[in-house]
RNA sequence: AGUAGAGGUUGCAUUAUUGAAGAGUAAUAUACAGGAUGUUCCAGUGACAGAUGAAUGUAUAUGAAAGGGAAUGAUGCCGAAGUGGUGUACAGACUGGGGGUAUACUGCUGGGCGUAAGUCGAAGAGGGUUACGACUGUCAUCAGACGAUGGAGGGCUACU
Repeated sequence: AGUAGAGGUUGCAUUAUUGAAGAGUAAUAUACAGGAUGUUCCAGUGACAGAUGAAUGUAUAUGAAAGGGAAUGAUGCCGAAGUGGUGUACAGACUGGGGGUAUACUGCUGGGCGUAAGUCGAAGAGGGUUACGACUGUCAUCAGACGAUGGAGGGCUACU
């Protein structure tokens, strides 16, 4: 240098089906009230709708979906993947900010779990960040041994 592997019975990611939740919510229609504004997350411009009645509220009727999550199956894998920063492209009327998707470079994280705070979220689900805690895999050092301490995946093991 190349090839092949291991960590975990919740390893990681994608995808399909089914159920729950979202929710009797949003939205639509009608009636009454209301009386001038409403339309993307915010601001500006523009366009459209609006006294032939806007926003909003009440009642009745109809009544979703997305993201996220669970189970099962399939596929690809072991920086699998996640996340911070920067750049580019795309979508939505335009501009700016913020956000979303994809991608390139770069920083951090061995893995799953629990607790606390913040954040995303409808959420007592779950994700993500930070800190702490024990567990677990791996290597190094110490030790007579039980074991202890420390490191990081650019690592570890096997073969050539």